[in-house]
Molecule: transfer RNA
Organism: Clostridia bacterium
């Protein structure tokens, strides 16, 4: 310095051709169950989709820019 590639809830990830109210486990929180815990079940919350513009009737998803991560190449 050039090129790929990742970034979504606290943590691990999904999200297809641009469409419909963003979603799952775990984690937390209530609550049942227990003599008290664990375990099991029920339920509740938790997001500016890295950050900024852009195109569009609509963007997490498409283009630009720019942060941090990683592989490669020089």
């Nucleotide at each position: 310095c050039c090129g790929c590639u990742c970034u979504u809830a606290g943590c691990u990830c999904a999200g297809u051709u641009g469409g419909a109210u963003a979603g799952a486990g775990c984690a937390a929180c209530g609550g049942a169950u227990u003599c008290c815990g664990a375990u099991u079940c029920c339920g509740u919350a938790g997001g500016u989709c890295g950050g900024g513009g852009g195109u569009u009737c609509g963007a997490g998803u498409c283009c630009c820019c720019u942060a941090g991560g990683g592989c490669g190449g020089g």